Model confidence (mean pLDDT): 90 of 100. The RNA shown here (c-di-GMP-I-GGC riboswitch aptamer) has 86 nucleotides. The sequence was found by an Rfam model in a public genome assembly.
[in-house]
Parts: sequence; structure tokens; C1' cells
RNA sequence: AACGAUAAGGGCAAACCAUUGGAAACAAUGGGACGCAAAGCCACAGGGCCUAAAUCCUCCGGGACAUGGCAGCCGAGCUACCGAAA
Repeated sequence: AACGAUAAGGGCAAACCAUUGGAAACAAUGGGACGCAAAGCCACAGGGCCUAAAUCCUCCGGGACAUGGCAGCCGAGCUACCGAAA
């Protein structure tokens, strides 16, 4: 470097609930654990997904759109604890 134990010490925390923020998606904090060996960081002129306030279009039903989000969808990048076996 790579790999990942029924190892040691630990870490994170889905759904759901409460409060707050937000147009929403969603986020923060507290509770809570489905899971996670990078479930640490990063939204990247990489892909994907969600939302649609503003804007544009409209046959007035709605449609398009990120400048808003998701890192616990995948990939890239950065960083990191431990050390059985192969």
C1' cells in the first nucleotide's frame, strides 16, 4: 500500500418522535437504533435522485428550470483509528 476478525479500544446513527429554520426538498438540536470499516470531509463545467420560491411558458389543468438540497445512490478527490488471517 492493499485487505478487514465473533480481536481490543472506541466511533457514527436510518425510520420514527419533539423543537427550531425553510416555499419545499431538506437541515440543525435532543431522543431513538435500521444499519455502517470511512455512515469522516468534499456538491466536483462527473452521473443519478429530490424540491420548485423566483423566473419563463401555458390550452389556466399545468409544464420547464437550481441559483436550493441528498456524501446513508454511484464514481472522482482529500484525510484517518486498530492489526488476526490471506